Predicted 3D model of a 73-nucleotide RNA (transfer RNA) from an Acidilobaceae archaeon. Its Rfam family is "tRNA". The family's RNA type in Rfam is transfer RNA. Rfam's curators write: Transfer RNA (tRNA) molecules are approximately 80 nucleotides in length. The coordinates come from a structure-prediction model, not an experiment, and the mean pLDDT is 82.
RNA sequence: GGGUAUUUAGCUCAGUUGGUAGAGCUCUCGGCUCAUAACCGAGCGGUCGUAGGUUCAAUCCCUACAGUACCCA
Repeated sequence: GGGUAUUUAGCUCAGUUGGUAGAGCUCUCGGCUCAUAACCGAGCGGUCGUAGGUUCAAUCCCUACAGUACCCA
């Protein structure tokens, strides 16, 4: 320098005819217990990497850029 994949909650990850974003863990509160853990219930938590474009409507399609991983030279 070229190519491929990837970027979504604090962490790990889902999210296909494009139609108001989810799970597990963590955290907070409550229940249970003599108490802790485990377990059960509830809650908090999101500019969906950034900037544009297409569309009535974009996490999803297109372009550029940035980060990360790998491959080629």